Record summary: c-di-GMP-I riboswitch aptamer from an uncultured bacterium, 84 nucleotides, folded computationally. The coordinates come from a structure-prediction model, not an experiment, and the mean pLDDT is 86.

RNA sequence: UUACGCCAAGGGCAAACCCGUCGUGAGGCGGGGACGCAAAGCCACAGCUCUGCGGCGCAGGUCGCAGAGGGCUGGGUUGCCGUG
Repeated sequence: UUACGCCAAGGGCAAACCCGUCGUGAGGCGGGGACGCAAAGCCACAGCUCUGCGGCGCAGGUCGCAGAGGGCUGGGUUGCCGUG
């Protein structure tokens, strides 16, 4: 440097739910809490799912715009340990 993640070792993060708070909302933030995670560190580029607004449609739905989700997938990027 690279591939891999079984064995370890030091550790790390934190689902659901509860409380507070921000937001029309999806959801975010803080605290508690652990379902899990070898990147469950970071990034909204592609896909996917979700939210709001407007239009079209009898309806299912669909189009446009603005958002959310990195613990949905792919991708990019950085990192601990170990083995080859």